[in-house]
The prediction has a mean pLDDT of 82.
The RNA shown here (transfer RNA) has 71 nucleotides and comes from a Candidatus Pacearchaeota archaeon.
Rfam family: tRNA. Gene Ontology term of the family: triplet codon-amino acid adaptor activity. It is annotated as a transfer RNA.
RNA sequence: GGGCCCAUAGUCUAAUGGUAAAACACCUGAUUUGCAAUCAGGGGCUCCGAGUUCGAUUCUCGGUGGGUCCA
Repeated sequence: GGGCCCAUAGUCUAAUGGUAAAACACCUGAUUUGCAAUCAGGGGCUCCGAGUUCGAUUCUCGGUGGGUCCA
């Protein structure tokens, strides 16, 4: 320098163009002498910009970051 892949909650991972989801973590309550575990409830997320579309996490282009291969 070139090819390919990836970017969603604090972490890890889902989501066929139509209200973004689960697990762990976090907060509150119950339970306990206390902690843990358990039970009930709650908050929080689409890397950035542009385009297509009635509507974009999803499709297209560019940028940024990461991984991998070639040189």